A computed fold for a 263-nucleotide RNA from a Pseudomonadota bacterium, annotated as Bacterial large signal recognition particle RNA. Its Rfam family is "Bacterial large signal recognition particle RNA". Rfam's curators write: The signal recognition particle (SRP) is a universally conserved ribonucleoprotein involved in the co-translational targeting of proteins to membranes. The family's RNA type in Rfam is non-coding RNA gene. The coordinates come from a structure-prediction model, not an experiment, and the mean pLDDT is 78. The model forms 93% of the base pairs in the Rfam consensus.
């Protein structure tokens, strides 16, 4: 140096989180990497690195160490940007009040004001309408216990005559049905109705008197308030961006690591 067979090792790694701590499952990153079993109100373990079972590879592309790069995660900071939140300030908008300067509207075809009256409103009464009940009216209505008349039959009487009385007919009570005209009573979410009385305010309307203003929509101006919007600086939170630190996959470079036998 070559060949054969082995062994240590390897057969993914990392971040946050969980945990007293470590590793794993689960989440995320990397990117392709043997299989099976259990594993989050979890599995295994106590200084070793997950536990159990089965395979493959094997001293180098593959195992070990160092350096570089750096996906991604995490901590801290920011006077930067965006969004939200909470109060505060201001008084720009919106809001309220005033004024009558401008503008507009209205007014001698009479503004505004004054006096008198009506309506709207309330109370009482009446009238009407509507509804209900009763009366009146019509029809019907009692096997007997309602009325009248009572055939036949019955009873009393010697007779003349008399008595009670069923059916029938007529009438009527209780009741039933109808009619809606009239009368009475009661009621009303009724009324361009009438009469009397009362009337605070508003609105409306008529008459008479007077005779030039009146209204306040918009703008200006003055005042107010701080619920809402805008704006300002601030508190807190979230996200972005920037910076610092830390861990660090993939990848790159350098170095290191056996045993036996045979040639």
């Nucleotide at each position: 140096c070559c060949g054969u067979g082995c062994u240590a090792g390897g057969u993914g790694g990392g971040g946050a989180g969980c945990u007293c701590g470590u590793g794993g499952u689960g989440c995320c990153c990397u990117g392709u990497a043997c299989c099976c079993c259990a594993g989050a109100u979890c599995c295994a373990c106590g200084u070793a690195u997950g536990g159990g079972g089965g395979g493959c590879u094997g001293a180098a592309u593959c195992c070990c160490c160092g350096c570089c790069c750096g996906a991604g995660g995490c901590c801290c900071g920011g006077a930067c940007c965006g969004c939200g939140u909470c109060a505060c300030g201001c008084a720009c908008g919106a809001c309220c009040c005033g004024c009558a300067c401008g503008u507009g509207g209205u007014g001698u075809c009479g503004a505004g004001g004054g006096c008198c009256g009506g309506g709207u409103c309330c109370u009482g009464c009446g009238c009407a309408a509507c509804g209900g009940a009763g009366c009146c009216c019509c029809g019907u209505c009692a096997a007997c216990c309602g009325a009248g008349u009572c055939a036949g039959g019955u009873c009393c009487g010697g007779a003349a005559g008399g008595a009670a009385g069923c059916a029938g007919c007529u009438c009527u009570c209780c009741g039933c049905g109808g009619a809606c005209c009239g009368c009475u009573c009661c009621g009303u979410g009724u009324g361009c109705c009438g009469c009397a009385g009362g009337g605070a305010a508003g609105c409306u309307u008529g008459g008479c008197c007077u005779g030039a203003g009146c209204c306040g929509g918009c703008g200006a101006c003055g005042g107010g308030a701080a619920c809402c919007g805008a704006c300002g600086g601030g508190u807190c939170g979230c996200g972005g961006c920037c910076g610092u630190g830390u861990c660090g996959a993939c990848g790159g470079c350098g170095g290191g690591u056996g045993c036996a036998c045979g040639g």